Predicted 3D model of a 122-nucleotide RNA (SAM riboswitch aptamer (S box leader)) from a marine sediment metagenome. The model forms 97% of the base pairs in the Rfam consensus. It matches the Rfam family "SAM riboswitch aptamer (S box leader)". About the family: The SAM riboswitch is found upstream of a number of genes which code for proteins involved in methionine or cysteine biosynthesis in Gram-positive bacteria. The prediction has a mean pLDDT of 77.
RNA sequence: CUCAUCAAGAGGAGUGGAGGGACCGGCCCUGUGAAGCUCCGGCAACCUUACGGGUUGGGCAAUGCUGCCCAGACCAUUUUCGGUGCCAAUUCCGGCAGAAGUUCAUUUUUCUGGAAGAUGAG
Numbered sequence: 001c002u003c004a005u006c007a008a009g010a011g012g013a014g015u016g017g018a019g020g021g022a023c024c025g026g027c028c029c030u031g032u033g034a035a036g037c038u039c040c041g042g043c044a045a046c047c048u049u050a051c052g053g054g055u056u057g058g059g060c061a062a063u064g065c066u067g068c069c070c071a072g073a074c075c076a077u078u079u080u081c082g083g084u085g086c087c088a089a090u091u092c093c094g095g096c097a098g099a100a101g102u103u104c105a106u107u108u109u110u111c112u113g114g115a116a117g118a119u120g121a122g
Base pairs, nucleotide, nucleotide: 001122002121003120004119005118006117011040012039013038014037015036019029020028021027023095024094025093026092041087042086043085045084046083047082050078053075054074055073056071057070058069059068060067061066091116096113097112098111099110100109101108
């Protein structure tokens, strides 16, 4: 840089001492102990191992509406020793744009798409 996913899921102990939730604004968590580090445990997004299923395309056989083979793409499910990752709150909400509703108006609510961020693979 590109692609994919982000509404679910998952703890405890020790150490440590004041912070943390990316940034800004909110709003939260935190001395009933923050971040970090260590041990054990867990979750399951991607990669990874194996096994088949469905859709699609092509080829062969039969001449019938079936069988076999190959291929990439998509969807769903199970599984392997592991590699990263993760284990408060929808990525906690908003931050830019559009649409619809609402309000006397300012406003405010919902939805959609972006931006930014995180994780994995290349």